[in-house]
RNA sequence: GAUAGAGGCUGCAAUAAUUAAGAGUAGUAUUAAUGAGGUAAGCACGAUGACUUAAUAUGAAAGGAGUUAUUGCCGAAAUGUAUAUCUUAGCUGAAUGGAUAUAUGUUGGGUUUGUAUAAAAUAUAUGCAAAACUGUCACAAUAAAAUUGUGGAGUGCUAUC
Numbered sequence: 001g002a003u004a005g006a007g008g009c010u011g012c013a014a015u016a017a018u019u020a021a022g023a024g025u026a027g028u029a030u031u032a033a034u035g036a037g038g039u040a041a042g043c044a045c046g047a048u049g050a051c052u053u054a055a056u057a058u059g060a061a062a063g064g065a066g067u068u069a070u071u072g073c074c075g076a077a078a079u080g081u082a083u084a085u086c087u088u089a090g091c092u093g094a095a096u097g098g099a100u101a102u103a104u105g106u107u108g109g110g111u112u113u114g115u116a117u118a119a120a121a122u123a124u125a126u127g128c129a130a131a132a133c134u135g136u137c138a139c140a141a142u143a144a145a146a147u148u149g150u151g152g153a154g155u156g157c158u159a160u161c
Stems, first nucleotide, its partner, number of pairs: 001161005008074001011073009027058007037045001041092003077107011108134002111131008136152007
């Protein structure tokens, strides 16, 4: 260097179905009050009543997540930062949110607790700290088997060439 392979108290992701949450929210319609603005900004719009507020009726979606199945896999993948593109509005379009790609940094794996950040969130994710668990390698101890202790990181480990 090439090929094959292992990790599992839920290994990882994608897709589909489904469930909760988002939310009785946004929006829409009607009525009432007020009466000149509204928009980041410009245009369109607006006294034939905008914007705003309240009531009644109706009533979503996205991002995030759980479960099941299938498929592809074992840096699987997750996440931070930077850049670019697409998208989000009646039109142009700053911001905001979302998606994708590239570059680069971090993380062996999942679990629990605390904490910070993101998030609508008590879901979940990531960072940090702690605790055992688990795979693997190195070193040390015990007569052996095997176990225990310490330490390392996936740029790792095992097998074959």

Annotation:
A computed fold for a 161-nucleotide RNA from Clostridium nigeriense, annotated as Lysine riboswitch aptamer. NCBI's taxonomy places the organism under Bacteria, Bacillati, Eubacteriales, Clostridiaceae, Clostridium. Of the family's consensus pairs, 100% are formed in the model.